Transfer RNA from an uncultured Clostridia bacterium, 73 nucleotides, folded computationally. It was read from a public genome assembly. It matches the Rfam family "tRNA". By type it is a transfer RNA. Its mean pLDDT, the model's own confidence on a scale to 100, is 82.
RNA sequence: GGCGAUGUGGCCCAGCGGUUAGAGCGAUCGGUUCAUACCCGAUAGAUCGGUGGUUCGAUUCCACCCAUCGCCA
Repeated sequence: GGCGAUGUGGCCCAGCGGUUAGAGCGAUCGGUUCAUACCCGAUAGAUCGGUGGUUCGAUUCCACCCAUCGCCA
């Protein structure tokens, strides 16, 4: 340099173009316990990598850019 994959809470991941973006782990608070752990309940936490475009409507489709990974040279 060329081709491809991925990018979504602190972490690992879901998410037919359409109601409020969800689950698990973790965090905080509470319950339970003599206490801790397990278990149960609740709460907070995401400008969906960025900029444009298509569309009535984009996390989702398209273009470019950025980052990581892989293959080729």